[in-house]
């Protein structure tokens, strides 16, 4: 050097005008100034898993029903990660596995083929169903399939920040229909039962009507970074350091220079690698919405390490 | 923001417990009939939204993505 393969990290800096959100202060108190600091990602995304959180009175029993599935550890938990064991793939690094049971029980197997699921058929062999083999086919004299049903272990109660809470506007405080007033109607958002709990003169639909207004919830969190101990590892623990996004139709932007990046043309320099000037295009994917730990999937462009294979050369 | 359903020819439907070349109606291209044009009649084209698994075989079973639709605010 060329090919690849895992893995960590970045995804523009920087000035000037102007504008935007929430804060804080200040006075001249504003048709909404002025000043200060400060304001998206590694996926903020898809919502696919897992919990915090909040209500259902505690969240109880059994059947159903969904989900997971080598073996061990990590984590609040998880279907996630880690570390061996095993199977397929690859030369190799490496990669991917829904990888429990078919001696509990039931289905399934199109075509071809004599025979397709449970043992018979045909050929030869032998004392003897004793042993061998049998053109098809994915499977043939024994077994596949459980990403079929089942059973085995384990896991799950519902809903979800439009959860909840409180205040404030407002109406025709309307009409129909069901069911019920203690022998409980209806709730407890979910298939039933069964225990349990609120429980009324009302409760639920369906039609008509008002209001789409303000606070809390609301961001310091199983957080970040740095060191040091343990571990093989994912992690865990100690001990220091910095630090206020929290908006609601939703702000974090917009030009104009400047660098830096990548790609082409033009000119110069140089035996060559290459290196210098202008000149022009480009600069991804996406935008927080109550918070996290994960997966997945999107992303111009660059940067670092580990190792694999293949070529040369000493 | 949340939670939930569905993607089969240009169009509206089918395929059984997973089985062989996904059938149909209609649209559409030729070609016959006709003096011409419609209607017949004959014969073509046309699709499983995508990518991966599980199987001997997938429209159908299960994963990931792509698209489409719909519900869900308070008061009374």
């Nucleotide at each position: 050097g060329c090919a690849g393969u895992c893995g960590g990290a970045c995804g523009g800096c920087u000035g000037a005008u102007c504008g935007c959100g929430g804060g804080c202060a200040a006075c001249u108190a504003g048709c909404u100034u002025u000043g200060c600091a400060u304001g998206a990602g590694g996926a903020a995304a898809g919502u696919c898993c897992g919990g915090a959180c909040u209500c259902c009175a505690g969240a109880g029993g059994g059947c159903g029903c969904c989900g997971u599935a080598g073996c061990a550890g990590g984590u609040a938990a998880c279907g996630c990660c880690u570390g061996c064991c095993c199977g397929c793939c690859g030369u190799g690094a490496g990669g991917c596995g829904a990888g429990g049971a078919u001696c509990a029980g039931a289905g399934c197997a199109a075509c071809a083929g004599a025979g397709a699921c449970g043992a018979g058929c045909c050929g030869g062999u032998u004392c003897a169903g004793u042993c061998c083999g049998g053109g098809u086919g994915a499977a043939a004299c024994g077994g596949g399939c459980a990403a079929u049903c089942u059973c085995u272990a384990c896991g799950g109660g519902g809903a979800g920040c439009a959860a909840c809470a409180u205040c404030a506007a407002g109406u025709a405080a309307g009409c129909a229909g069901u069911c019920g007033u203690u022998u409980g109607a209806u709730u407890c958002c979910g298939g039933c039962c069964c225990g349990g709990a609120a429980g009324a003169a009302g409760a639920c639909u369906g039609c008509g009507g008002g209001u789409a207004g303000a606070u809390g919830g609301c961001u310091a969190g199983a957080g970040g970074c740095g060191u040091c101990g343990c571990g093989c590892g994912a992690g865990c623990g100690g001990c220091g350091c910095a630090g206020u996004a929290g908006a609601u139709g939703a702000a974090u932007g917009a030009u104009c220079g400047g660098c830096a990046c990548u790609g082409a043309g033009a000119g110069g320099g140089g035996a060559a690698a290459c290196u210098c000037u202008u000149u022009c295009a480009g600069c991804a994917c996406a935008u927080a919405a109550u918070c996290c730990g994960g997966c997945u999937u999107a992303c111009a462009g660059a940067c670092c390490g580990g190792c694999u294979g293949c070529a040369g050369u000493c | 923001g949340u939670c939930g359903c569905c993607g089969u020819a240009g169009u509206u439907c089918a395929a059984c417990u997973g089985g062989a070349u996904a059938g149909a109606a209609u649209a559409u291209g030729g070609c016959c009939c006709u003096c011409c044009g419609a209607a017949g009649g004959c014969u073509g084209u046309g699709a499983u939204g995508u990518g991966g698994g599980u199987u001997c075989g997938a429209g159908u079973c299960c994963c990931g993505c792509c698209g489409g639709c719909g519900g869900c605010a308070c008061c009374a």
This is a predicted complex of two RNAs, RNase P RNA and transfer RNA, with 390 nucleotides together. It holds a member of the Rfam family "Bacterial RNase P class A". Rfam classes the family as a ribozyme.